[in-house]
RNA sequence: AGGUAAAAACUUCAUAGAACUCGUAUAUUUUUGGGAAUAUGGCCCAUAAGUUUCUACGGGAUGACCAUUUUAAUCAUCCGACUAUGAGUGAAAGCGCAACAGGG
Numbered sequence: 001a002g003g004u005a006a007a008a009a010c011u012u013c014a015u016a017g018a019a020c021u022c023g024u025a026u027a028u029u030u031u032u033g034g035g036a037a038u039a040u041g042g043c044c045c046a047u048a049a050g051u052u053u054c055u056a057c058g059g060g061a062u063g064a065c066c067a068u069u070u071u072a073a074u075c076a077u078c079c080g081a082c083u084a085u086g087a088g089u090g091a092a093a094g095c096g097c098a099a100c101a102g103g104g
Base pairs, nucleotide, nucleotide: 001011002010019089020088021087022086023085024084025083026056029049030048032046033045034044035043041066042065050057059079060078061077062076063075064074
């Protein structure tokens, strides 16, 4: 706002609900295919697995490694998220109570 004689039921629309902490999941991990860079570099796209799970699956720092058929391949450690869900703190809005002050 509709609804009703008027109400009620009911229907519709608008509208506040911030932020933080902790648990669980996942290790911000890995597979496969294609492409890119090259010691001032070490990425990009797609695909699949992983979660009783939607989404995400990256960034940075430090060290290592690759010495030019590199038309290739990375490794380790550390830092920090998002998302789903549960719990807690708490914000906002509304209501109640108490105290104090002023007024009737």

A computed fold for a 104-nucleotide RNA from Paenibacillus roseus, annotated as Purine riboswitch aptamer.
It matches the Rfam family "Purine riboswitch aptamer". Rfam's curators write: Riboswitches are metabolite binding domains within certain messenger RNAs that serve as precision sensors for their corresponding targets. Clan: Purine riboswitches. A reference for the family is Mandal and Breaker (2004), "Adenine riboswitches and gene activation by disruption of a transcription terminator", Nat Struct Mol Biol.
The source organism's lineage runs through Bacteria, Bacillota, Bacilli, Caryophanales and Paenibacillus.